[in-house]
Context: one part of a larger RNA
RNA sequence: CUGGGCGUAAAGGGCGCGCAGGCGGUCUGGACAGUCAGAUGUGAAAUUCCCGGGCUUAACCUGGGGGCUGCAUUUGAUACGUUCAGACUAGAGUGUGAAAGAGGGUUGUGGAACUCCAAGUGUAGAGGUGAAAUUCGUAGAUAUUUGGAAGAACACCGGUGGCGAAGGCGGCGACCUGGUUCACAACUGACGCUGAGGCGCGAAAGCGUGGGGAGCAAACAGGAUUAGAUACCCUGGUAGUCCACGCUGUAAACGAUGUAUGCUAGAUGUUAGGCAACCUAGUUGUUUAGUGUCGGAGCUAACGCGAUAAGCAUACCGCCUGGGGAGUACGGCCGCAAGGUUGAAACUC
Numbered sequence: 001c002u003g004g005g006c007g008u009a010a011a012g013g014g015c016g017c018g019c020a021g022g023c024g025g026u027c028u029g030g031a032c033a034g035u036c037a038g039a040u041g042u043g044a045a046a047u048u049c050c051c052g053g054g055c056u057u058a059a060c061c062u063g064g065g066g067g068c069u070g071c072a073u074u075u076g077a078u079a080c081g082u083u084c085a086g087a088c089u090a091g092a093g094u095g096u097g098a099a100a101g102a103g104g105g106u107u108g109u110g111g112a113a114c115u116c117c118a119a120g121u122g123u124a125g126a127g128g129u130g131a132a133a134u135u136c137g138u139a140g141a142u143a144u145u146u147g148g149a150a151g152a153a154c155a156c157c158g159g160u161g162g163c164g165a166a167g168g169c170g171g172c173g174a175c176c177u178g179g180u181u182c183a184c185a186a187c188u189g190a191c192g193c194u195g196a197g198g199c200g201c202g203a204a205a206g207c208g209u210g211g212g213g214a215g216c217a218a219a220c221a222g223g224a225u226u227a228g229a230u231a232c233c234c235u236g237g238u239a240g241u242c243c244a245c246g247c248u249g250u251a252a253a254c255g256a257u258g259u260a261u262g263c264u265a266g267a268u269g270u271u272a273g274g275c276a277a278c279c280u281a282g283u284u285g286u287u288u289a290g291u292g293u294c295g296g297a298g299c300u301a302a303c304g305c306g307a308u309a310a311g312c313a314u315a316c317c318g319c320c321u322g323g324g325g326a327g328u329a330c331g332g333c334c335g336c337a338a339g340g341u342u343g344a345a346a347c348u349c
Stems, first nucleotide, its partner, number of pairs: 004320003007303002012317001014201004021194003025088007034080001035077008049065006091191001092188003095184005103177007110154001115149007125136002162169002206247006215241002220236004258316006266294013298305002322349003331342004
């Protein structure tokens, strides 16, 4: 390179936007450098192949033919592709009217609970466990009542419910703001798909500066357990968890399944809409968009997948090529650091 693959065997980039590039709907006409056909020239000889000839044969030598799959020029063809011009509406977008939503940001606010503080009642225990002890308590704890403070999270509703590209998003209100779906078919007229680099977003933990700190809780201390116990259990407890700004850029970032488009039996739930019929309280039928379960063909090594495909196809990107060494070393780039990213070899089985 030709291949074969990527749910679980190695392999889908964490997710999006998007420059270049690749690919691209229907109809008509023009052009022709892609494409196809013809002609001419060239494609040295030797070599190779075919048919012959010469050394007793062969190797070897030699005649003729074919071939040299290419290039150039030229004459044509115009389906496909390209390009130019014109047109179209099924892709894409706009508009109008509806709909749902924990989508995002800012700000305000509510109740329950925990903890702490003050006060009242009240007494000797309370906590905790498998059992205990550390611990708290006669300086009045635990319990209970009232008042206050502070921080964080939002029970029920709550749902294989909803929204978001992913990460993720859940009390309530206001303001600002993104996307989606349905109906109509008024408008634009291919404006599209993908996307190496690039740019942005990106849980938790971690880092920097400044706040905040109720509960929880790495580290740490003590009590237990145990042969030991640097653990599991218990009592404490600091970073952290929270906020603002900046950095980090990774996860079993998972559906372990890239994005987009088309096609291909059914059954049954559920969410947001539309349409029709009716014994219109609601039901039935139908149709879009989502989200589940089962299942046919087909696929699969099997498990399983099965219109939300892992089926049948197309376009583009990413990635894999035995295990270990190793996601290591070296170098580059990025980072305050932690580290990230790119990413080998010797050797060994």